């Protein structure tokens, strides 16, 4: 430093739902809940997908695929 592996190391986040609270909205935050995650950490870089706009264009979203940067344990 690379590369496998685990939810059966310690631990870790928390999917549906419902409550409230922002926003036009996609969505988000907060609670509860616990679906499922070896990166379900962080990044809107690329694609997909959603929104708003007559367009133009501006948002949203990484627990839809990819990429980048950072990590626990364990074996090579």
């Nucleotide at each position: 430093u690379c590369c496998u592996g685990a939810a059966u190391a310690c631990g870790g986040u928390a999917a549906c739902c419902c409550c409230g609270c922002u926003g036009c909205g996609a969505a988000g935050c907060g609670g509860c809940u616990g679906u499922a995650c070896a990166a379900a950490g962080c990044u809107a870089c690329g694609g997909a997908u959603c929104u708003c706009u007559a367009a133009g264009g501006a948002g949203a979203c990484c627990g839809c695929c990819g990429g980048g940067c950072u990590g626990c344990c364990a074996g090579g």

c-di-GMP-I riboswitch aptamer from an uncultured bacterium, 76 nucleotides, folded computationally.
The model forms 94% of the base pairs in the Rfam consensus.
The prediction has a mean pLDDT of 85.